[in-house]
RNA sequence: UGUGGUUUGGUGUAAUGGUAACACGCCGGUCUCAUAAGCCGGAAGAAAUAAGUUCGAAUCUUAUAGCCGCAA
Numbered sequence: 001u002g003u004g005g006u007u008u009g010g011u012g013u014a015a016u017g018g019u020a021a022c023a024c025g026c027c028g029g030u031c032u033c034a035u036a037a038g039c040c041g042g043a044a045g046a047a048a049u050a051a052g053u054u055c056g057a058a059u060c061u062u063a064u065a066g067c068c069g070c071a072a
Stems, first nucleotide, its partner, number of pairs: 001071007010024004018055001026042005048064005
C1' cells in the first nucleotide's frame, strides 16, 4: 500500500429487512439452621461512529475508527 473478516447488555454468543433472544453473571423473593443447587421475578443493549437506501435497518450500501488475518 492492497485485500478479507469482525465490532450487539457486565461477559460469551444468537437473530431471513418487521417487538433485539439465549446462557453465565448481577439484584430481589422462595426454599434451608445456613450456604450452594433448584424455583419465581427484575434491572441492564440509542446495536463501534456518521451518512444513505427503505413504509421499516443489528441486518443492505458508503465513509471513518478499533481489533484480527492475508499478499506485497
Transfer RNA from a Bacteroidota bacterium, 72 nucleotides, folded computationally. Its Rfam family is "tRNA". Gene Ontology term of the family: triplet codon-amino acid adaptor activity. Rfam's curators write: Transfer RNA (tRNA) molecules are approximately 80 nucleotides in length. Rfam classes the family as a transfer RNA. RNAcentral holds the sequence, with entries from ENA. The prediction has a mean pLDDT of 82.